RNA sequence: GGGCGAGUGCCGGAAUCGGUAGACGGGCGCGGCUCAAAACCGCGUGGCCGCAAGGUCGUGAGGGUUCGAGUCCCUCCUCGCCCA
Numbered sequence: 001g002g003g004c005g006a007g008u009g010c011c012g013g014a015a016u017c018g019g020u021a022g023a024c025g026g027g028c029g030c031g032g033c034u035c036a037a038a039a040c041c042g043c044g045u046g047g048c049c050g051c052a053a054g055g056u057c058g059u060g061a062g063g064g065u066u067c068g069a070g071u072c073c074c075u076c077c078u079c080g081c082c083c084a
Base pairs, nucleotide, nucleotide: 001083002082003081004080005079006078007077010026011025012024019067027045028044029043030042031041032040046057047056048055049054060076061075062074063073064072
């Protein structure tokens, strides 16, 4: 230099043919149980605004297509594999 693949909450990792982003697990928080703890059980767990209802933004970065993009297209960044 060329080819292919990957990048999503705190972490691993889902999301079918473009149609509710974050299922499921871990971690963490609160509660239960216990003398206390571990284990186990229940509930919760992206950011911002809001008393709440709710609104809004968010999938490596920027742009495009579309009524609608994590998903399709273009450029770039990072990582991995292969070729030279």